[in-house]
RNA sequence: GGCCUUGUGGUGUAGUGGUUAUCACGUCUGCUUUACACGCAGAAGGUCGCUGGUUCGAACCCAGCCUAGGUCA
Numbered sequence: 001g002g003c004c005u006u007g008u009g010g011u012g013u014a015g016u017g018g019u020u021a022u023c024a025c026g027u028c029u030g031c032u033u034u035a036c037a038c039g040c041a042g043a044a045g046g047u048c049g050c051u052g053g054u055u056c057g058a059a060c061c062c063a064g065c066c067u068a069g070g071u072c073a
Base pairs, nucleotide, nucleotide: 001072002071003070004069005068007066010025011024012023018056027043028042029041030040031039049065050064051063052062053061
């Protein structure tokens, strides 16, 4: 340098065009306990890597760039 794959809350993930982006763990608050843990209830936390394009509508399709990994030379 060419090609392929990947990027979604703190972490790991679901979501392959349709109106409030899913779940688990974790964090916080309350209940429970002498206390902690477990358990129960609730809450916060994402502008879906960035920029542009297509579309009535994009996390999803297209292009470029960035990041991580693989492969060829």